This is a predicted structure of an 87-nucleotide RNA (c-di-GMP-I riboswitch aptamer) from a Gammaproteobacteria bacterium. The coordinates come from a structure-prediction model, not an experiment, and the mean pLDDT is 81. NCBI's taxonomy places the organism under Bacteria, Pseudomonadati, Pseudomonadota, Gammaproteobacteria. Its Rfam family is "c-di-GMP-I riboswitch aptamer". Its family is annotated with cyclic-di-GMP binding in the Gene Ontology. The sequence was found by an Rfam model in a public genome assembly.

C1' cells in the first nucleotide's frame, strides 16, 4: 500500500411515499419516512434512459432518424477520495 471483505466496532446515506418550495418539463432543495447500498461519497468523460425546443412530414398531439440545451452519479462503465478489518 494492493487485492478482497463487512464478522466485529464506529460511524453514513436515504427508495417509494408524504408536506413545502423551485423549474416548461425531466428532475432538484428542504423537512418527515426507511427500499436498500461495502463506497448509494464527488465529477456529467463514454454509452443508456429521460425532459424541452427545433428540424423533418401535405397536416398531427404520430413514428424513425438528425441537431440543440437540459436531467438521471440510487442506471452501467470511468476518474478521484474516504471508515474499519490491517497487516
Nucleotide at each position: 500500500c494492493a487485492c478482497g471483505g463487512u464478522a466485529a466496532a464506529a460511524g453514513c446515506c436515504a427508495c417509494a411515499c408524504c408536506u413545502a418550495c423551485c423549474g416548461c418539463g425531466a428532475g432538484g432543495u428542504a423537512g418527515g419516512g426507511c427500499c436498500g447500498g461495502a463506497a448509494a461519497a464527488u465529477c456529467a468523460c463514454g454509452g443508456a434512459u429521460c425532459u424541452u425546443g427545433g428540424a423533418u412530414u401535405a397536416a398531427c398531439u404520430a413514428u424513425c432518424c438528425c441537431c440543440a440545451a437540459g436531467a438521471u452519479g440510487g442506471c452501467c462503465g470511468g476518474a478521484u477520495u474516504g471508515c474499519c478489518c490491517u497487516c